This is a predicted structure of a 75-nucleotide RNA (c-di-GMP-I-GGC riboswitch aptamer) from Desulfoplanes sp. Lineage of the source: Bacteria > Pseudomonadati > Desulfovibrionales > Desulfoplanaceae > Desulfoplanes. It matches the Rfam family "c-di-GMP-I-GGC riboswitch aptamer". Its family is annotated with cyclic-di-GMP binding in the Gene Ontology.
RNA sequence: AAGCACAACGCCAAACCUGUUGCGAGGCAGGGACGGAAAGCCAUGGGUCUCAACGAGAUUGCCAGGUUGCCAGAU
Numbered sequence: 001a002a003g004c005a006c007a008a009c010g011c012c013a014a015a016c017c018u019g020u021u022g023c024g025a026g027g028c029a030g031g032g033a034c035g036g037a038a039a040g041c042c043a044u045g046g047g048u049c050u051c052a053a054c055g056a057g058a059u060u061g062c063c064a065g066g067u068u069g070c071c072a073g074a075u
Stems, first nucleotide, its partner, number of pairs: 002075001004073001011036002016031006034061001040067003044064003047059005
């Protein structure tokens, strides 16, 4: 330096509950852990979902793509 297996010091946090916000899908905060090796970031493509519905939105914890990066063993 390269590609790769098993993990997790540390990290994130599903369902559910509470508060708040939004017409809604949902967002945010606290509690809580089913899980995660990019479950970091970007709505670029597809999917799904919402609506005052054809145009605006939501979702990156649905998949792909782009980009950055921690720990760790053997080769």